[in-house]
Source information: This is a predicted structure of a 345-nucleotide RNA (Bacterial RNase P class A). The sequence was found by an Rfam model in a public genome assembly. Rfam family: Bacterial RNase P class A. It is annotated as a ribozyme. About the family: Ribonuclease P (RNase P) is a ubiquitous endoribonuclease, found in archaea, bacteria and eukarya as well as chloroplasts and mitochondria.
RNA sequence: UAAGUAGAAUAAAUGAUCGCGGAUGGCAAAACGAAAGGUGUCAUACGAGGAAAGUCCGGGCUUCACAGGGCAGGAUGCCAGAUAACGUCUGGUGGAGGCGACUCCAAGGAUAGUGCAACAGAAAUAUACCGCCAGCUUUUGCUGGUAAGGGUGGAAGGGUAGUGUAAGAGACUACCGCCUUCUUGGUAACAAGAGGGGCACAUGUAAACCCCAUUCGAAGAAAGACCGAAAAAAAGCAUAUGGCGGCCCGUCAGCUUUAGGUAGGUCGCUGGAACCUGCUGGCGACAGCAGGUCUAGAUAGAUGAUCAUUCAAGACAUAACCCGGCUUAUCGUUCUGCUUAUGCG
Numbered sequence: 001u002a003a004g005u006a007g008a009a010u011a012a013a014u015g016a017u018c019g020c021g022g023a024u025g026g027c028a029a030a031a032c033g034a035a036a037g038g039u040g041u042c043a044u045a046c047g048a049g050g051a052a053a054g055u056c057c058g059g060g061c062u063u064c065a066c067a068g069g070g071c072a073g074g075a076u077g078c079c080a081g082a083u084a085a086c087g088u089c090u091g092g093u094g095g096a097g098g099c100g101a102c103u104c105c106a107a108g109g110a111u112a113g114u115g116c117a118a119c120a121g122a123a124a125u126a127u128a129c130c131g132c133c134a135g136c137u138u139u140u141g142c143u144g145g146u147a148a149g150g151g152u153g154g155a156a157g158g159g160u161a162g163u164g165u166a167a168g169a170g171a172c173u174a175c176c177g178c179c180u181u182c183u184u185g186g187u188a189a190c191a192a193g194a195g196g197g198g199c200a201c202a203u204g205u206a207a208a209c210c211c212c213a214u215u216c217g218a219a220g221a222a223a224g225a226c227c228g229a230a231a232a233a234a235a236g237c238a239u240a241u242g243g244c245g246g247c248c249c250g251u252c253a254g255c256u257u258u259a260g261g262u263a264g265g266u267c268g269c270u271g272g273a274a275c276c277u278g279c280u281g282g283c284g285a286c287a288g289c290a291g292g293u294c295u296a297g298a299u300a301g302a303u304g305a306u307c308a309u310u311c312a313a314g315a316c317a318u319a320a321c322c323c324g325g326c327u328u329a330u331c332g333u334u335c336u337g338c339u340u341a342u343g344c345g
Base pairs, nucleotide, nucleotide: 001341002340003339004338005337006336007335008334009333010332012310013309014308015307016306017305018304020047021046023044024043025042026041027040028039032037049316053327054326056325057324058323059322060321061220062219063218064217073216074215075214076213077212078092079091080090081089082088093107094105095104096103097102108211109210113209114208115205116204117203129150130149131146132145133144134143135142136141158176159175160174161173162172163171177199178197179196180195181194182193183192184191185190224267225266226265227264233258234257235256236255237254241253242252243251244250274293275292276291277290278289279288280287281286311314
């Protein structure tokens, strides 16, 4: 320098004017409301994101359910750790790809059972099309042996070489593979080594049914808690409420209290598994300690507009209970570690 690989930061900047949201502190009390509350105005400092998104996982919180156990259904599936928890993350193991940095994997079971596998091919888990060999026949062929060779296919009876044989075949031998026993190392997944079995069980597919193991109660902020005009309900009104001519009963109305819970209001609501900086422990995810910071909280829902200057010419996109992840979208710019190739010193 070129190509690549892993990760991080930023998300136009500065100023002025007007506007919007809640908060705090003044001032105003004329209008609204039974009240709670709300209203006007001035000042002050604040006021969206890395994904606020999809709502796909996990947790907090809330209400309901719940003696214990099982069925059904869902999710997950190598090992160890992190964490409030996870299907997330970290570090490993095994496998796949890459010269490499590095990347990817839903990675238990196909000897529990069932299903499926187009076409081709003789045959798809059971067989002989061609070929090879033997016998018969006589040269057309028939019977038998054979998976070494050909051909079909994604996949063809463990693979390679040899012995052996009529030709062949784990029939036998060596190495590799497989199954199995043990030893050593490792927390473990697993790795390495030694022995045994001659290979019977033996194609693939479990994000096909299924089996095994682990795990899961349901609904969500329109959850939910409190206050509370109204409507419907109950009680009382005695010498002591009114109408039905007087009295009693009854009834209607009124008042008071209780209950109720609509409209409306308050809380939930943002100080939190929070963020920033430093130190300590750990390979790391992360944890602990110290110091500092307060950083939207609406309920028809606030972030916008205009002007000026600058250049890299501005992408994807707008909180609605909160937090940890995952996934997806994204104009550009900058930085760091590492790899390969080439050149120069």